[in-house]
RNA sequence: ACUGCUCAGGGCAAACCCGUCGAAAGGCGGGGACGCAAAGCCACCGGUCUAAGGAUCGAUCGUUCGCUCGAUCACGAUAGCGGGGUUGCCAGGA
Repeated sequence: ACUGCUCAGGGCAAACCCGUCGAAAGGCGGGGACGCAAAGCCACCGGUCUAAGGAUCGAUCGUUCGCUCGAUCACGAUAGCGGGGUUGCCAGGA
């Protein structure tokens, strides 16, 4: 390298509840533990979620720009969806 049956120190924390930020997905803090050997870190690739603002398209209305409505798309989110990158504890191990 690789492996996680075993040992030590331990670590993280799903759902749910409270607070807070956000349009939302969701984030953060506290409580709480379903699980996790990288459930440490990084949105590079695929997936999934969201659509306020923005972009594109369509429709109505006033008229070349604007209102309203609808659709599509990440510039959003997820590292506890998978892959990839990177760092690392203990034990085994050539």

The RNA shown here (c-di-GMP-I-GGC riboswitch aptamer) has 94 nucleotides and comes from uncultured Steroidobacter sp. Model confidence (mean pLDDT): 87 of 100. The organism belongs to Steroidobacter, within Bacteria.